[in-house]
Context: one part of a larger RNA
RNA sequence: CACCGCCCGUCACACCAUGGGAGCGGAAUGCACCAGAAGCAGCUUGCUUAACAGCAAUGAGGGCGGCUGCCACGGUGUGUUUUGUAACUGGGGUGAAGUCGUAACAAGGUAACCGUAGGGGAACCUGCGGUUGGAUCACCUCCUU
Numbered sequence: 001c002a003c004c005g006c007c008c009g010u011c012a013c014a015c016c017a018u019g020g021g022a023g024c025g026g027a028a029u030g031c032a033c034c035a036g037a038a039g040c041a042g043c044u045u046g047c048u049u050a051a052c053a054g055c056a057a058u059g060a061g062g063g064c065g066g067c068u069g070c071c072a073c074g075g076u077g078u079g080u081u082u083u084g085u086a087a088c089u090g091g092g093g094u095g096a097a098g099u100c101g102u103a104a105c106a107a108g109g110u111a112a113c114c115g116u117a118g119g120g121g122a123a124c125c126u127g128c129g130g131u132u133g134g135a136u137c138a139c140c141u142c143c144u145u
């Protein structure tokens, strides 16, 4: 190019990514509460104590211990965020030669399409309103010859 043309959707098969998702696991974090190692701070005369003071008794100072506060890790409850996974489920994409029909393209064999509503294996069909981006025919007006 080819009407022996072009072409639409369901279904079937395979693969790819993806949405929802009962649930399960991880991480981060807010709030409330529990708990509180070591350390530091405050208080403390229960025990203890070489250098200082003192004739001595003892004192000053120190150490241990005790109490309180702050507080890491941890725990309980309750939220938030994020991430992985997941029964099931939704559509999407892709594919040399599958199934069912044939909706569109010619007046495509019921013109097509838009809005809306109902219906239907699927493309779709039907009602109501609208558009011409419909053919054909008639009449009128105009253009070219």
Stems, first nucleotide, its partner, number of pairs: 003108001005105001008101002011098001013095004018090003023085012039070006046064004052059002111132009